[in-house]
């Protein structure tokens, strides 16, 4: 130089002018409201998906149990997770490096085509022995099928052969050693039992009550019904007090004032918080603690704009005081992850080839 791996970061700036929205002061008018000034704040790395886990609210809930859905190597880190970190095992790459993870010897189900055969084994062609031949018996190295074919190789051994025997290897049991563990390693036995698939069903361990800020409170025009009190009128129908009548109280109708009720609307929840930055500390590391600072959007149809003007940076080209161009995207309870979009770019650390000294 050129291609790659991995981490991490910016992702337009600066003025002006006219405007939005929020908050805290002031001023007139003014019972607030509400108008005007001044000053401060005012989208993001994903604010998206809404796919995981939490906070918060409300509803359910003695306990234990099935069902159902989740998650799946070990340790550790978090409030918690299905996130992450470190490691272990298996794969994959020339390497930086990246992928992937419980159990098919507990049971059952399926493995298309091809092929004898797809799994209690069996024999198309083959190879050996008998037989003229047809056939029979042996066999499973070799050959074919196929996505896969019942341990692999090499040797001994046979008529040909084959764990049939040994010898590494792999595998299945125990037994030591190391490790917290997942596991590693070593060493004995065992003659090989074990083919795939669990994003088939199932097994095992662990997890999980619903329902969401349109949750939930609080104030509270109006409508329904419902209560209570006052006055009125009407029957005195009807019941209660008495032996009766009078009276008085329940009751019936209006009217009125309250009470409650909760629509519209308005408050509130709702911006100090598992917050952010510096430094020091502990730990391979996720991430934790100490101090010291800072306070930083809060709308409700729904603000965060538009113009202009200098600059960056980026493409072209006639090389100039020129042209174009600057992604993806947009708060709506609030966090903590994982996903996907995203123009032009920075940095750090690593790999590989090639040149040059």
């Nucleotide at each position: 130089u050129g291609g790659a791996g991995u981490g991490g970061g910016c992702g337009c700036a600066u003025g002006a002018u006219c405007g939005c929205c929020g908050g805290u002061u002031c001023u007139u008018g003014c019972u607030g409201a509400c108008a005007g000034g001044a000053c401060c704040g005012g989208a993001g790395g994903a604010a998206a998906g809404u796919c995981c886990g939490a906070a918060c609210u409300c509803c359910g809930c003695a306990g234990g149990g099935c069902a159902a859905g989740g998650u799946g190597g070990u340790u550790c880190g978090u409030a918690a997770c299905g996130c992450g970190a470190a490691c272990u095992g298996g794969g994959g790459g020339u390497g930086a490096c990246c992928c992937c993870a419980g159990g098919a010897a507990a049971g059952u189900g399926c493995c298309a085509c091809a092929g004898a055969a797809a799994a209690c084994a069996u024999a198309c062609c083959g190879c050996c022995g008998g037989g003229u031949a047809a056939c029979c018996g042996g066999u499973a190295a070799g050959g074919g099928u196929g996505a896969a074919a019942a341990g692999g190789c090499g040797a001994g051994g046979u008529a040909a052969g084959a764990g049939c025997u040994c010898a590494c290897c792999g595998c299945u049991u125990c037994c030591a050693u190391g490790g917290c563990g997942a596991c590693a390693u070593g060493g004995a036995a065992g003659g090989c039992a074990u083919g795939g698939u669990a994003a088939a069903c199932c097994c095992c361990a662990c997890c999980u009550g619903g329902a969401g800020c349109a949750a939930g409170a609080c104030c509270a025009a109006a409508u329904a019904g419902g209560g209570a009190a006052a006055c009125a009128u009407u029957c005195g129908a009807g019941g209660g007090c008495u032996g009766c009548c009078c009276g008085u109280c329940c009751g019936a109708u209006g009217u009125u004032u309250c009470c409650g009720g909760g629509u519209a609307g308005g408050u509130u929840g709702c911006a100090c918080g598992a917050g952010g930055u510096g430094c020091c500390g502990g730990g391979c590391g996720a991430c934790c603690g100490g101090c010291a600072u800072c306070c930083c959007a809060g709308a409700u149809a729904a603000a965060u704009g538009a113009u202009c003007a200098u600059g960056g940076c980026c493409c072209u080209c006639a090389c100039g005081c020129a042209g174009g161009g600057u992604a993806c995207a947009g708060a709506a309870u609030u966090c903590g992850g994982c996903u996907u979009a995203u123009a032009g770019c920075c940095c750090a650390c690593u790999c590989c080839a090639g040149c040059u000294u």
Record summary:
A computed fold for a 357-nucleotide RNA from a Desulfobulbales bacterium, annotated as Bacterial RNase P class A. Of the family's consensus pairs, 94% are formed in the model. Lineage of the source: Bacteria > Pseudomonadati > Thermodesulfobacteriota > Desulfobulbia > Desulfobulbales. Its Rfam family is "Bacterial RNase P class A". It is annotated as a ribozyme. Rfam's curators write: Ribonuclease P (RNase P) is a ubiquitous endoribonuclease, found in archaea, bacteria and eukarya as well as chloroplasts and mitochondria. Its family is annotated with tRNA processing, dimeric ribonuclease P complex and ribonuclease P activity in the Gene Ontology. The gene name in the source record is rnpB.